[in-house]
RNA sequence: AUUUUAUAUCGGCAAACUUAUCGAAAGAUAAGGACGCAAAGCCAUGGAUCUAAGGGUAUCUUUGCCUAUGACAGCCAGGUUGCCGUU
Numbered sequence: 001a002u003u004u005u006a007u008a009u010c011g012g013c014a015a016a017c018u019u020a021u022c023g024a025a026a027g028a029u030a031a032g033g034a035c036g037c038a039a040a041g042c043c044a045u046g047g048a049u050c051u052a053a054g055g056g057u058a059u060c061u062u063u064g065c066c067u068a069u070g071a072c073a074g075c076c077a078g079g080u081u082g083c084c085g086u087u
Base pairs, nucleotide, nucleotide: 012037013036017032018031019030020029021028022027035074041080042079043078045077046076047075049071050070054067055066056065057064058063
């Protein structure tokens, strides 16, 4: 440096839900709480998915449809960093 990973060690993170706040929403942040996770650490580069304020369009004034510049890393791929050390 590379590959590999165990009924191992020290530990780590925190789903749903609740409360508060922000946001048009998706969702995010904080506290509580644990479904799970060997990267469930970080990054929005590619795809997927979610939302539709604004914009467009149809309707004919009620609504519908389309669209990220928004979101999502606990969807996948990719990039990058880290812990352990039986073989």
c-di-GMP-I riboswitch aptamer from Firmicutes bacterium UBA5324, 87 nucleotides, folded computationally. Taxonomically the source falls in Bacillota (Bacteria, Bacillati). Model confidence (mean pLDDT): 82 of 100. Rfam family: c-di-GMP-I riboswitch aptamer. About the family: GEMM was predicted in a large-scale screen for bacterial structured RNA regulatory elements. The model forms 95% of the base pairs in the Rfam consensus.